[in-house]
Molecule: Glycine riboswitch aptamer
Organism: Candidatus Humimicrobium oleiphilum
RNA sequence: UGUAAUAAUACAAGAGAUAUCUCAGAUUGUUUGAGAAGCCGAAGGUGGAGAAACUCUCAGGCAGAAGGAUUGUAUUAAUUAA
Numbered sequence: 001u002g003u004a005a006u007a008a009u010a011c012a013a014g015a016g017a018u019a020u021c022u023c024a025g026a027u028u029g030u031u032u033g034a035g036a037a038g039c040c041g042a043a044g045g046u047g048g049a050g051a052a053a054c055u056c057u058c059a060g061g062c063a064g065a066a067g068g069a070u071u072g073u074a075u076u077a078a079u080u081a082a
Base pairs, nucleotide, nucleotide: 001081006077007076008075009074010073011072012071013070018037020036021035022034023033024032025031026030038062039061040060044058045056047054
C1' cells in the first nucleotide's frame, strides 16, 4: 500500500410451530402466572470415520415483541501477500 478468506461491530433481509385446555389473579372477551397434552427446528448443545441447513429435542421456542442460523453492504482489527 492493500483484502480472496477470518473475527467483531452497525444497517437491511430473515423461517417453522396451539392466541389449545384447566385453575387462579387482574386494568375482564384481553392480559399475567402455574399445570397438562400437542407441536417446531435456523441461538447453543448431542449423535456418528468426519462434516452438515442431517439427527436428537437437553436447553430454547409455538399471537405480537424479543431472539434467530444464514445472506448482502460498510467500518475496524489481526494474519497472509506484494